[in-house]
Context: one part of a larger RNA
Molecule: small-subunit ribosomal RNA, 3' major domain
Organism: uncultured bacterium
RNA sequence: UGACGGGGGCCCGCACAAGCGGUGGAGCAUGUGGUUUAAUUCGAUGCAACGCGAAGAACCUUACCUGGGCUUGAACUGCGGAGUAAACUCAUGGAAACGUGAGGUGGCGCGAGCCGAUUCCGCGGAGGUGCUGCAUGGCUGUCGUCAGCUCGUGUCGUGAGAUGUUGGGUUAAGUCCCGCAACGAGCGCAACCCUUGUCCUUAGUUGCCAGCGAGUUAGGUCGGGCACUCUAGGGAGACUGCCUCGGCGAACGGGGAGGAAGGCGGGGAUGACGUCAAAUCAUCAUGCCCCUUAUGCUCUGGGCUACACACGUGCUACAAUGGCCGGUACAAUGAGUUGCAAACCCGCGAGGGGGAGCUAAUCUCAAAAACCGGUCCCAGUUCGGAUUGUAGGCUGCAACUCGCCUACAUGAAGCUGGAGUUGCUAGUAAUCGCGGAUCAGCAUGCCGCGGUGAAUACGUUCCCGGGCCUUGUACA
Numbered sequence: 001u002g003a004c005g006g007g008g009g010c011c012c013g014c015a016c017a018a019g020c021g022g023u024g025g026a027g028c029a030u031g032u033g034g035u036u037u038a039a040u041u042c043g044a045u046g047c048a049a050c051g052c053g054a055a056g057a058a059c060c061u062u063a064c065c066u067g068g069g070c071u072u073g074a075a076c077u078g079c080g081g082a083g084u085a086a087a088c089u090c091a092u093g094g095a096a097a098c099g100u101g102a103g104g105u106g107g108c109g110c111g112a113g114c115c116g117a118u119u120c121c122g123c124g125g126a127g128g129u130g131c132u133g134c135a136u137g138g139c140u141g142u143c144g145u146c147a148g149c150u151c152g153u154g155u156c157g158u159g160a161g162a163u164g165u166u167g168g169g170u171u172a173a174g175u176c177c178c179g180c181a182a183c184g185a186g187c188g189c190a191a192c193c194c195u196u197g198u199c200c201u202u203a204g205u206u207g208c209c210a211g212c213g214a215g216u217u218a219g220g221u222c223g224g225g226c227a228c229u230c231u232a233g234g235g236a237g238a239c240u241g242c243c244u245c246g247g248c249g250a251a252c253g254g255g256g257a258g259g260a261a262g263g264c265g266g267g268g269a270u271g272a273c274g275u276c277a278a279a280u281c282a283u284c285a286u287g288c289c290c291c292u293u294a295u296g297c298u299c300u301g302g303g304c305u306a307c308a309c310a311c312g313u314g315c316u317a318c319a320a321u322g323g324c325c326g327g328u329a330c331a332a333u334g335a336g337u338u339g340c341a342a343a344c345c346c347g348c349g350a351g352g353g354g355g356a357g358c359u360a361a362u363c364u365c366a367a368a369a370a371c372c373g374g375u376c377c378c379a380g381u382u383c384g385g386a387u388u389g390u391a392g393g394c395u396g397c398a399a400c401u402c403g404c405c406u407a408c409a410u411g412a413a414g415c416u417g418g419a420g421u422u423g424c425u426a427g428u429a430a431u432c433g434c435g436g437a438u439c440a441g442c443a444u445g446c447c448g449c450g451g452u453g454a455a456u457a458c459g460u461u462c463c464c465g466g467g468c469c470u471u472g473u474a475c476a
Base pairs, nucleotide, nucleotide: 001476002475003473004472005471007470008469009468010467011466012465013464015460016459019424020423021422022421023420026316027315028314029313030312031311032310033309034307035306042053043052064302065301067299068298069297070296076125077124078123079122080121081120082119088103089102090101091100092099093098106115107114108113127291128290130289132287136285137284138280140278141276143274148187149186150185151184152183153182154163155162156161167178168177169176193268194267195266196265198236199235200234201233202232203231204230207226208225209224212223213222214221239262242256243255244254245253246252318417322376323375324374325373326372327371334365335364336363339358340357344353345352346351383414388409389408390407391406392405393404394403430452431451432450433449434448435447436446
């Protein structure tokens, strides 16, 4: 100087408390451990691995296993030699890859011949998701959006170092004020950026419809209009600016006015010096080592989907604030030409036929909870839907291993879950649906969007994490 303390002081954070909902029990989905296996490819392992890499394993992917095949090789490049086109089509063997046979042909030149792919032989490179993340770059997680981390000069100290950065206040903040052997400065904080909340202005189609006219069973449907909504450019607005009280005539804090918004308005992007030899050699790049008729390449089939069990994360429930039936409203983000697909018809349905319109503020995908009416009457039920059988649909060369969906039948566990543990402070939790990426097909996951919409916070003694000062230390 740090680190540590079941030392002290001060202060924060959904850290506790106060509340609301979960999880731990059940069934299923998914990941992991373990076990099994020819293989169940590899990585991630306290927080910070475990719906993680994977924004989508039937083949492919695919790295694993079984078996078949290739050895200048699937892709790329250089040299030497030889020969002819190679591709492609057909036949045949084969599970395919590929082998065998037949057909089939290039450009220039009158021609001899030349040229370039391609094939064969040989040589030098190739290739490796093989090893080492403890040789590395790059990128990332974490402490933590915590308020810290440092430097120049000066001063103090023999020195390591100290001072500044400590102190008194204050703040979300090393934020600001005051004081001070310090005076300044840098990286962080904040602001500048995006979005949302109010108003003005510009513009008015594909959007909108107040007034006028026309038409319709109805409908911005048409003429017309750009007021309003909205769209997307520009601007205004919030700064403790004003008043008052406290405070040191400070920073700042409490209250008030005006205002759409008030003291950082809400949300996002943004992550200092560093820590963990943290993660990644399997995104990529790369040193060293290793393989070279194989640890490379290709193909078929299988596996990654196994199952006594254990754990994590979720979904669905156990019902009446509910289930079922009928009726009837209201969104936003987005996506769409190899695509989204309306009306209409067929089918109980998944779906099929059909194809208007749309390269989209134009057309399409396209809401649910809520609300109204009826029914069920507390039961393992009209709760719950696992499991299984049968019949179908869709995608795709192909759904056996191993896809999704529909109908009928079947109806399991489950009556609110031990010790424990977790999220959330407001348009939040809870609850309801919708969209997108990936994608032929396949989300209960992920990333977004809107609808409905709470309860509670006395307080900081305690648990956890963190910041500052101080103290002890036989630790570095």